[in-house]
Context: one part of a larger RNA
RNA sequence: UGACGGGGGCCCGCACAAGCAGUGGAGUAUGUGGUUUAAUUCGACGCAACGCGAAGAACCUUACCAGGUCUUGACAUCCAACUAACGAAGCAGAGAUGCAUUAGGUGCCCUUCGGGGAAAGUUGAGACAGGUGGUGCAUGGUUGUCGUCAGCUCGUGUCGUGAGAUGUUGGGUUAAGUCCCGCAACGAGCGCAACCCUUGUGAUUAGUUGCUACGCAAGAGCACUCUAAUCAGACUGCCGUUGACAAAACGGAGGAAGGUGGGGACGACGUCAAAUCAUCAUGCCCCUUAUGACCAGGGCUACACACGUGCUACAAUGGCGUAAACAAAGGGAAGCAAAGCUGUGAGGCCGAGCAAAUCCCAAAAAUAACGUCUCAGUUCGGAUUGUAGUCUGCAACUCGACUACAUGAAGCUGGAAUCGCUAGUAAUCGCGAAUCAGAAUGUCGCGGUGAAUACGUUCCCGGGUCUUGCACA
Numbered sequence: 001u002g003a004c005g006g007g008g009g010c011c012c013g014c015a016c017a018a019g020c021a022g023u024g025g026a027g028u029a030u031g032u033g034g035u036u037u038a039a040u041u042c043g044a045c046g047c048a049a050c051g052c053g054a055a056g057a058a059c060c061u062u063a064c065c066a067g068g069u070c071u072u073g074a075c076a077u078c079c080a081a082c083u084a085a086c087g088a089a090g091c092a093g094a095g096a097u098g099c100a101u102u103a104g105g106u107g108c109c110c111u112u113c114g115g116g117g118a119a120a121g122u123u124g125a126g127a128c129a130g131g132u133g134g135u136g137c138a139u140g141g142u143u144g145u146c147g148u149c150a151g152c153u154c155g156u157g158u159c160g161u162g163a164g165a166u167g168u169u170g171g172g173u174u175a176a177g178u179c180c181c182g183c184a185a186c187g188a189g190c191g192c193a194a195c196c197c198u199u200g201u202g203a204u205u206a207g208u209u210g211c212u213a214c215g216c217a218a219g220a221g222c223a224c225u226c227u228a229a230u231c232a233g234a235c236u237g238c239c240g241u242u243g244a245c246a247a248a249a250c251g252g253a254g255g256a257a258g259g260u261g262g263g264g265a266c267g268a269c270g271u272c273a274a275a276u277c278a279u280c281a282u283g284c285c286c287c288u289u290a291u292g293a294c295c296a297g298g299g300c301u302a303c304a305c306a307c308g309u310g311c312u313a314c315a316a317u318g319g320c321g322u323a324a325a326c327a328a329a330g331g332g333a334a335g336c337a338a339a340g341c342u343g344u345g346a347g348g349c350c351g352a353g354c355a356a357a358u359c360c361c362a363a364a365a366a367u368a369a370c371g372u373c374u375c376a377g378u379u380c381g382g383a384u385u386g387u388a389g390u391c392u393g394c395a396a397c398u399c400g401a402c403u404a405c406a407u408g409a410a411g412c413u414g415g416a417a418u419c420g421c422u423a424g425u426a427a428u429c430g431c432g433a434a435u436c437a438g439a440a441u442g443u444c445g446c447g448g449u450g451a452a453u454a455c456g457u458u459c460c461c462g463g464g465u466c467u468u469g470c471a472c473a
Stems, first nucleotide, its partner, number of pairs: 001473002004469002007467007015457002019421002022418002026312008034303002042053002064298002067295004073128001077127002079124005086104001090099003108117003130287002133285003139281002141276003144272001146270001151190006157166003170181003196264004201232007210222003235258001238252005314414001318373005324367001330361003335354002340349003380411001385406007427449007
């Protein structure tokens, strides 16, 4: 000087407390461990691994396994020879591939018409290719975490023999090393804040595909809604009180908004030899008729069990039925698909319109109204199973999703323990997108309805700062 303390002071955070809804019990989806297996590819392991890499394993993907094959190779450059390239039908085989090796086909540039060249292909020799093989404890790059915590440093000066100190401590204040005052310090840098995006108010400009003061349509218009560009607006600016005549705090006015208005992007010096050699790049080591490459099949989907994260429930603030209403944000051409017909339905037939403020996906659902059920393992709950189907796709057996009918498990609110959340939040309700032929209860977004509680900082956890002690460096 740090680190540490079941030392002290001050302060903060959904850290506790106050509340709301959960997890832990059931069924199931998914990930992991373990076990099994020919293989169940690999990585990730407290917080910060476990719906994680994977924004989507039937084949492919695929890296794994057993089998069938190849050896200058599936891919790249160089050399030589030959052939323009290209290329159907046939047989064997699971296919890779092999046999047949052929019908057709003769292009472009230069030419002394002998040929040469470009591109592509075949054969041969070797240089080499190739490796999702090892090492993340050899590395780059990228990322997580402490933590959006308020810190981390430097120049000059001063103090100290020196390590170092000072500044950065102190008195106030702040979300903040934010600002003010003081001070052997004076300044500066990286962080904080602001500048960026979005949302909330208004103005101006612009009105088509948007909108409508007209009964419909047409026409007309741009007032309104909206769209999207530029501005305005919030700065403790104004008033009062407190304060040290400061910074600031509290209250008020005006205002759509008030003290960082809400949300996002943005992550200092560093810590964890943190993660990643399987995104990629790369040193070294290793393989080279195999640890490389091709193929069809299987596996990654196994199942006594254990754990994590979700979904659905256990019901009456509910289930079911009937007929009504109100979104936002997205996507659409190998696409989205209306209307019509058809099927109980998933769907099918036909196909208008739309490269989209025009057309389509598209029905929003909770909600309100009426009816029914009357507390039951039920008209709750939907697992499991049977039968019959639909769709995608060469192909749904291993191993897809969906539909109809039948079947109707467990489950009556969950032990110890434990998670999230402070406002348009929690809870609850649907909608969309990426990936994608098909395949979400996951992920990322969107809106609808819409709470309770916070006395306070004694305690638990984490952090900041000053000080103290010294087993440690």
A computed fold for a 473-nucleotide part of an RNA from an uncultured bacterium, annotated as small-subunit ribosomal RNA, 3' major domain. It matches the Rfam family "Bacterial small subunit ribosomal RNA". The prediction has a mean pLDDT of 83. The full RNA is in RNAcentral, with records from ENA and Greengenes.